Description:
This is a predicted structure of a 173-nucleotide RNA (Lysine riboswitch aptamer) from a soil metagenome.
[in-house]
RNA sequence: AGAUAGAGGCGCGAACGGCCAAGAGUACUUCAAGUGAGACAGCCUGAGUCGAUGAACUUGAAGGAAAGGGGCCGUCGCCGAAAUCUUGCUGGUUUGGGCAUCAGUGAGGUUGGUUGCUGAGAUAAGAUCUCUUCAACUGUCACUCUGAGAGAGUCAGGGUGGAGCGCUAUCUU
Numbered sequence: 001a002g003a004u005a006g007a008g009g010c011g012c013g014a015a016c017g018g019c020c021a022a023g024a025g026u027a028c029u030u031c032a033a034g035u036g037a038g039a040c041a042g043c044c045u046g047a048g049u050c051g052a053u054g055a056a057c058u059u060g061a062a063g064g065a066a067a068g069g070g071g072c073c074g075u076c077g078c079c080g081a082a083a084u085c086u087u088g089c090u091g092g093u094u095u096g097g098g099c100a101u102c103a104g105u106g107a108g109g110u111u112g113g114u115u116g117c118u119g120a121g122a123u124a125a126g127a128u129c130u131c132u133u134c135a136a137c138u139g140u141c142a143c144u145c146u147g148a149g150a151g152a153g154u155c156a157g158g159g160u161g162g163a164g165c166g167c168u169a170u171c172u173u
Stems, first nucleotide, its partner, number of pairs: 001172006009079001011078003015075006028063007038050003042099005082111012112138005119131004140162009
């Protein structure tokens, strides 16, 4: 230097399956009444379509979802697992354009892992997630101190610091 295999732990997973809560008595449909000119994509705009044979909206009655997201369990795949930020490209959300957003992918950056907290954002949401501040726990390596050990190696504990492009083991050069 390369290859292979491993370890951390409430470990990771927009993967697959099942159950559950919530979404929501919401959207929407029908009827009745009121009202009276706008309405049609997450937002804006062009075109187009619908609309006094009544748009949108309000009230009442009857009926009444779903998606995205989430929790738990199991299976499977794994240990930059994975997540996130910036940017390019492709596709979707809609008939064109712009913004926004979702998915995939290329490049670059950040994060060892978990938990909680501050502030902000997303979302229907007290769920959950993201960014950020701070703290604790934990694994690993380096340095150092103490104890055991005749001593080295080693084992245990303490302190400081670093980061996964790391660490450990084996093999090859």
Description
The sequence is in RNAcentral, with records from MGnify.